[in-house]
């Protein structure tokens, strides 16, 4: 890196440095010299793994350790199906996929 499984509608700041892009990709729509993004320090959120209890494909606890995260539902959509509205184009919505992110695992 690929694969497998699970989750993704909640939650989370203040400084310093840097200096123009950033939000994965495409189309939108947003954020950004009132300094974004990124890096560092301290802080916080959360609970995938480790830990403890019940006793078991599960439930609960805690938050010391290993990650992760701290704009917008994974910001929305990107493929399919159903329902509703519409003359059509298309729109609204539900479900399922695909892609992506995070964790753990085996080889």
């Nucleotide at each position: 890196a690929a694969c497998u499984u699970a989750u993704c509608a909640a939650g989370a700041g203040c400084g310093a440095c840097c200096g123009a892009g950033g939000g994965a990709c495409a189309g939108g729509c947003c954020c950004g010299g009132u300094g974004a993004c990124g890096u560092c320090g301290c802080g916080g959120c959360a609970a995938c793994c480790u830990c403890c209890c019940c006793a078991u494909g599960g439930g609960g606890g805690g938050a010391a350790g290993g990650u992760g995260c701290c704009a917008a539902u994974u910001c929305c959509u990107g493929c399919g199906a159903g329902a509703c509205c519409g003359a059509c184009a298309g729109g609204u919505u539900u479900c399922g996929g695909g892609a992506g992110a995070u964790a753990a695992g085996g080889a």
Molecule: SAM riboswitch aptamer (S box leader)
Organism: Geobacter sulfurreducens PCA